[in-house]
Context: one part of a larger RNA
RNA sequence: UGACGGGGGCCCGCACAAGCGGUGGAGUAUGUGGUUUAAUUCGAUGAUACGCGAAAAACCUUACCAGGGUUUGACAUCUAGGAGACGAAUACAGAGAUGUAUUUUUCCCGCAAGGGACUGCUAGACAGGUGCUGCAUGGCUGUCGUCAGCUCGUGUUGUGAGAUGUUGGGUUAAGUCCCGCAACGAGCGCAACCCCUAUUGCUAGUUGCCAUCAGGUGAUGCUGGGCACUCUAGCGAAACUGCCGGUGACAAACCGGAGGAAGGUGGGGAUGACGUCAAGUCCUCAUGGCCCUUAUGUCCUGGGCUACACACGUACUACAAUGGGCUGUACAAAGGGUUGCAAUACCGUAAGGUGGAGCCAAUCCCAAAAAGCAUCCCGUAGUUCGGAUUGAAGUCUGCAACUCGACUUCAUGAAGCUGGAAUCGCUAGUAAUCGCAGAUCAGAAUGCUGCGGUGAAUACGUUCCCGGGCCUUGUACA
Numbered sequence: 001u002g003a004c005g006g007g008g009g010c011c012c013g014c015a016c017a018a019g020c021g022g023u024g025g026a027g028u029a030u031g032u033g034g035u036u037u038a039a040u041u042c043g044a045u046g047a048u049a050c051g052c053g054a055a056a057a058a059c060c061u062u063a064c065c066a067g068g069g070u071u072u073g074a075c076a077u078c079u080a081g082g083a084g085a086c087g088a089a090u091a092c093a094g095a096g097a098u099g100u101a102u103u104u105u106u107c108c109c110g111c112a113a114g115g116g117a118c119u120g121c122u123a124g125a126c127a128g129g130u131g132c133u134g135c136a137u138g139g140c141u142g143u144c145g146u147c148a149g150c151u152c153g154u155g156u157u158g159u160g161a162g163a164u165g166u167u168g169g170g171u172u173a174a175g176u177c178c179c180g181c182a183a184c185g186a187g188c189g190c191a192a193c194c195c196c197u198a199u200u201g202c203u204a205g206u207u208g209c210c211a212u213c214a215g216g217u218g219a220u221g222c223u224g225g226g227c228a229c230u231c232u233a234g235c236g237a238a239a240c241u242g243c244c245g246g247u248g249a250c251a252a253a254c255c256g257g258a259g260g261a262a263g264g265u266g267g268g269g270a271u272g273a274c275g276u277c278a279a280g281u282c283c284u285c286a287u288g289g290c291c292c293u294u295a296u297g298u299c300c301u302g303g304g305c306u307a308c309a310c311a312c313g314u315a316c317u318a319c320a321a322u323g324g325g326c327u328g329u330a331c332a333a334a335g336g337g338u339u340g341c342a343a344u345a346c347c348g349u350a351a352g353g354u355g356g357a358g359c360c361a362a363u364c365c366c367a368a369a370a371a372g373c374a375u376c377c378c379g380u381a382g383u384u385c386g387g388a389u390u391g392a393a394g395u396c397u398g399c400a401a402c403u404c405g406a407c408u409u410c411a412u413g414a415a416g417c418u419g420g421a422a423u424c425g426c427u428a429g430u431a432a433u434c435g436c437a438g439a440u441c442a443g444a445a446u447g448c449u450g451c452g453g454u455g456a457a458u459a460c461g462u463u464c465c466c467g468g469g470c471c472u473u474g475u476a477c478a
Base pairs, nucleotide, nucleotide: 001478002477003475004474005473007472008471009470010469011468012467013466015462016461019426020425021424022423023422026317027316028315029314030313031312032311033310034308035307042053043052064303065302066301067300068299069298070297073126077125078124079123080122081121083119084118087104088103089102090101091100092099093098106117107116108115109114128292129291131290132289133288137286138285139281140280141279142277144275149188150187151186152185153184154183155164156163157162168179169178170177194269195268196267197266199237200236201235202234203233204232205231208227209226210225213224214223215222240263243257244256245255246254247253319419323378324377325376327374328373329372335366336365337364340359341358345354346353347352385416390411391410392409393408394407395406396405432454433453434452435451436450437449438448
């Protein structure tokens, strides 16, 4: 100087408390451990692994296993030799990769010799490796933590390691600001500058809108017309403790008030200092070293990654009446669409099919928002709750749904009556609850990422648990 203390002081955080809803019990989905297996590819492992890499394992992916092939190679550049096209089609063998046979077939320069392009053959340099080492590395990432800290120059001080500044008194979300001070300044962080959102003015008015005028319909901005309103999207305005009162040290600031769409960081996002964990990743990529080179490379078929006594994590659905069911009816936002989204219509109980208007989209489509509201039924029951499981018949995608897809209909109708010890999230348009969209994607979400609808309760307080910041103290620790 640090680190640590079941030392002290001050302070903060959904850390506790106060509340609301869960998890832990059930069924299922998914990840992991374990076990099994020819293989169940590999990595991630307290917080900081476990719906994680994977924004999509039937084949492919795919790295694993079995079998069948291949060896200058699936891919790149070059050299030498010799050959001709490459390609396409057909037939046969084969699980396919591939092999055999037949047919067809060269181009450019040049008179020629020859040269060049392209392809395959032989030989050789080399290719190739998701093989090992993240404890050799770059890059990227997690975490402490959006915590308020981490340092430097000069000066001063100490024999020195170092100290001072950065401590102190106030204050703040903040090393934020003020005051004081052997310090005076500065840098990386904080804040601001950036984006979205809340109010408003101007500009613009189609694909958006419809107040006024006119026309028209079974109905509709449907048409003429208009750009007032809504909206769209560009430029501005607006919030700064600016104003008033009080407290305070005549400070910084804090408390209250006015005005205002918004008030003291208005709400949200992006943004992550010096460093810590030899944290994670050699399987994104790059890369040193080591290893394989008729195989640890590479092609193909099939299988596996989907196994199942069990254990754990994360979710979904429930156990019902604040509910379930039938019918009717209302209101979003944000997205996507040409290898695409697909309306009206018709067929089918339905999944879906036929068909194809319109749309490269503020124009058309996906598209029905759902919870909500209204009527009726159910009456506390393993039920008109719950939907697992299983049987049958189908639909769709795709060479192909057996291992191993999703969906539909009929039948079946399991566990489950609110969950032990324990444990998690959340402070406001939040929790809870309700649906919608997108990426990936041929098909395949209860996951993920966004979007809006409805919309709470509680916070006395900081004694205690956990984590963190500053000062101080002890130490046989570094």

Description
Predicted 3D model of a 478-nucleotide part of an RNA (small-subunit ribosomal RNA, 3' major domain) from a metagenome. Its Rfam family is "Bacterial small subunit ribosomal RNA". The RNAcentral record of the full RNA draws on SILVA.